[in-house]
RNA sequence: CGAGCCGACCGGGCGACCGCGUCAAUCAUUGAUUGCCGAGGAAAGUCCGGGCUCCACAGAGCAGGGUGGUUGUUAACGGCAACCCGGGGUAACCCGCGGGACAGUGCCACAGAAAACAAACCGCCUCGAAGACCGGUACGCCAGUCUUCGGGGUAAGGGUGAAACGGUGGUGUAAGAGACCACCAGCAUCCCGGGUGACCGGGAUGGCUAGGUAAACCCCACCCGGAGCAAGGUCAAGAGGAUUCACGGCUUGCCGUGGAUCUGCGUAGGCGCCUGAGGGCUGCUCGCCCGAGUCUGCGGGUAGACCGCUAGAGCCUGUCGGCAACGGCAGGCCGAGAUGGAUGGUCGCCCUCGAGGUCCACCUCGAGACAGGACCCGGCUUACAGGUCGACUCGUCCG
Numbered sequence: 001c002g003a004g005c006c007g008a009c010c011g012g013g014c015g016a017c018c019g020c021g022u023c024a025a026u027c028a029u030u031g032a033u034u035g036c037c038g039a040g041g042a043a044a045g046u047c048c049g050g051g052c053u054c055c056a057c058a059g060a061g062c063a064g065g066g067u068g069g070u071u072g073u074u075a076a077c078g079g080c081a082a083c084c085c086g087g088g089g090u091a092a093c094c095c096g097c098g099g100g101a102c103a104g105u106g107c108c109a110c111a112g113a114a115a116a117c118a119a120a121c122c123g124c125c126u127c128g129a130a131g132a133c134c135g136g137u138a139c140g141c142c143a144g145u146c147u148u149c150g151g152g153g154u155a156a157g158g159g160u161g162a163a164a165c166g167g168u169g170g171u172g173u174a175a176g177a178g179a180c181c182a183c184c185a186g187c188a189u190c191c192c193g194g195g196u197g198a199c200c201g202g203g204a205u206g207g208c209u210a211g212g213u214a215a216a217c218c219c220c221a222c223c224c225g226g227a228g229c230a231a232g233g234u235c236a237a238g239a240g241g242a243u244u245c246a247c248g249g250c251u252u253g254c255c256g257u258g259g260a261u262c263u264g265c266g267u268a269g270g271c272g273c274c275u276g277a278g279g280g281c282u283g284c285u286c287g288c289c290c291g292a293g294u295c296u297g298c299g300g301g302u303a304g305a306c307c308g309c310u311a312g313a314g315c316c317u318g319u320c321g322g323c324a325a326c327g328g329c330a331g332g333c334c335g336a337g338a339u340g341g342a343u344g345g346u347c348g349c350c351c352u353c354g355a356g357g358u359c360c361a362c363c364u365c366g367a368g369a370c371a372g373g374a375c376c377c378g379g380c381u382u383a384c385a386g387g388u389c390g391a392c393u394c395g396u397c398c399g
Base pairs, nucleotide, nucleotide: 001395002394003393004392006390007389008388009387010386012350013349014348015347016346017345018344020038021037023035024034025033026032027031040370044381045380047379048378049377050376051375052228053227054226055225059286060285061284062283064224065223066222067221068220069083070082071081072080073079084098085096086095087094088093099219100218104217105216106213107212108211121158122157123154124153125152126151127150128149129148130147131146132145133144135142136141166184167183168182169181170180171179185209186208187206188205189204190203191202192201193200194199232307233306234305235304240263241262242261243260244259245258246257247256248255249254250253265299266298267297268296269295270294271293278290279289280288281287314333315332316331317330318329319328320327321326351368352367353366354365355364356363357362
């Protein structure tokens, strides 16, 4: 210098004027003035995990769902870190639906003899029959080659395929074959060493070598109550009702007014009041609990105000432990809380990028990404113009 690979950050700044929102202070208060502050690294997706609220005092089973190498970390996770194994790459690095195929079921098209415990298409060997050719001969016979058919042996060679019952070399055989031998690979058993562990290295014995697929069903191990801020509370409103107190009236038990407590619209029907209607445990069953009024149809009123709502498993700095993720300690900071839903507009300068003016200085023009909360937090995934920084690998050149 070039190529590659991994990680982190910024993504507009300043000023003026006008306009918004929370909070605070002040005032002459249906508002005004001043001041501080006012969207994100992903706010997106709604894919996971929780905090929180209620069911609810909280169980069991089935169904259903999730995860799948080991260790650590975390509130937890399907997250993150480190490592192991397998695969890719010269390497830095990247990828992995990473337990089980000897529990069972299924699938492996086409080709091929055959796709699982076998099997023979071409071939090799051998026996028999028939035919042809041919050598020798002592003329009695002996030996050989080829073709066709049939029987037996074979799985080494060839072919098919993604994959065909370990590989190489030899012994042996009629021809062959782990049939046997040497070496190697895998597998099984045992032993030694290293490691927290997954695993790694080494040795001995054994001829044991019997596919793949579970991101197919399934089996195994571990984990999981449910619903969700439209969760859930408080107040008010609504036409009334019941009980009770006070006052008044007169019909002596009713009416009116005011207050307190409880409840909460009208109408029709069904079921029921401890011999339990209905409801809850948010899929089912058991079991448990609440329970005197409930369920259904039709009709009517209300949709308001407040809380939940932001000080946190929070952030920053330093230090210690740890390979790291992360954790401990000390100090400091407070950065939307809306609810038809707020941060916008204009101007100027600066900055970045692109194009042009012959280059430069300089000038002109154009552009400046993805994109905006709504209970909160930890992750994952996706989007992103342009720019900056750092570590590492390979190649080339110079010293």
Bacterial RNase P class A from Parajatrophihabitans canadensis, 399 nucleotides, folded computationally. It matches the Rfam family "Bacterial RNase P class A". The family's RNA type in Rfam is ribozyme. From the family's description: Ribonuclease P (RNase P) is a ubiquitous endoribonuclease, found in archaea, bacteria and eukarya as well as chloroplasts and mitochondria. A source record names the gene rnpB. Its mean pLDDT, the model's own confidence on a scale to 100, is 76.